[in-house]
RNA sequence: AGUCUGUUUCAGGGCGGGGUGAAAGUCCCCACUGGCGGUACAGUCCGCGAACCGACGCAAGUCGGUCGAAUGGGUGCGAUUCCCAUACCAACGGUAUAGUCCGGAUGAAAGAAACGGCGU
Numbered sequence: 001a002g003u004c005u006g007u008u009u010c011a012g013g014g015c016g017g018g019g020u021g022a023a024a025g026u027c028c029c030c031a032c033u034g035g036c037g038g039u040a041c042a043g044u045c046c047g048c049g050a051a052c053c054g055a056c057g058c059a060a061g062u063c064g065g066u067c068g069a070a071u072g073g074g075u076g077c078g079a080u081u082c083c084c085a086u087a088c089c090a091a092c093g094g095u096a097u098a099g100u101c102c103g104g105a106u107g108a109a110a111g112a113a114a115c116g117g118c119g120u
Base pairs, nucleotide, nucleotide: 002118004117005116006115007114008113009112010111016030017029018028019027031100032099033090034089035048036047037046038045043088044087051066052065053064054063055062056061070086071085072084073083074082092103093102094101
């Protein structure tokens, strides 16, 4: 070093203020948050996970499907990634309508790291 393999550990953030109301962390105004790999440093590019739906299954699960959102300007060899400006997006169930509360979840997982095995 590896189209190989085992074990262990780790692996998601955020409602503060005001308004209305019988009641809102859910509505309205302001605020706040940003998983993993790739690539010139990315919530909005490419891909993945999570999530949701269906079929099958006693179950574990397998297969199939769905799966959000950005523009303009600047620098530069190179940036939809940096800088400036202005935008936009965020599963399901519960509850006064939820990205931020509670729940499935002390879960699972993209993946990261450490230590080994095999092999050279």

Predicted 3D model of a 120-nucleotide RNA (FMN riboswitch aptamer (RFN element)) from Anaerotruncus massiliensis (ex Liu et al. 2021).
Of the family's consensus pairs, 100% are formed in the model.
Lineage of the source: Bacteria > Bacillati > Clostridia > Oscillospiraceae > Anaerotruncus.
The sequence is in RNAcentral, with records from Rfam.